[in-house]
Order: sequence, then structure tokens, then C1' cells
RNA sequence: CAAUCCAGAGCGCCCGAGAGAACUGGCUCGUAGACGGCGCGGCAACCGGACUUCAUUACGUCACGGUGCCAAGGCCAGCCCAACGGCGCGUUAACGAUGACUG
Repeated sequence: CAAUCCAGAGCGCCCGAGAGAACUGGCUCGUAGACGGCGCGGCAACCGGACUUCAUUACGUCACGGUGCCAAGGCCAGCCCAACGGCGCGUUAACGAUGACUG
């Protein structure tokens, strides 16, 4: 810098108090053991590879290699904007900020 982020996929063992990125407000998970670590299993198809194609690209298939992921939409909201409504607010949509992942 570009693409994606409402789909999908869990068991066992170890550890032992917080965890869900940070701040605020909610909400949720957690001593009936969360989070994390390890093993195995799985999901997906970003990159490589193979197949397909006359052929490059694109699309598609496979899932062999490199990542990634496997509570809840990035758990939800936050700034700006539009529509609608029961209008100090709420809902929905678009956009931004921040973050994650891949190249």
C1' cells in the first nucleotide's frame, strides 16, 4: 500500500485468576477452571503448488506446503452523515477512527 473482517471450525492434558486489543459505557466468559500453554483434531482458501484450459489472465477443483483461525459480527456502541420512529433518544444503512489477518 491492497484485499478481507454478519459464513465456518473443539476435544484431551497442564496451569490457576482473571479474560473478551487499548480508553469509556454496556454485555458476556470464568474456581462446574475461563484466559494462556502443549498435543491431537478441525475450519477456511490469503500466498505457493497441483489439476482444469490451446494458452496468459480470470473463474473453478484439490487441500500437498507457508500463514491464519476454531464463544458471542472485530461481542456491541463511541466520530460524522442519511432515512425512519413513539425524537434530550432509538433503529437501520453508509462512512470514519482504531485493530486483526493475508499478500
Overview: SAM riboswitch aptamer (S box leader) from Deinococcus puniceus, 103 nucleotides, folded computationally. The prediction has a mean pLDDT of 82. Taxonomically the source falls in Deinococcus (Bacteria, Thermotogati, Deinococci, Deinococcales). The sequence is in RNAcentral, with records from Rfam and Ribocentre.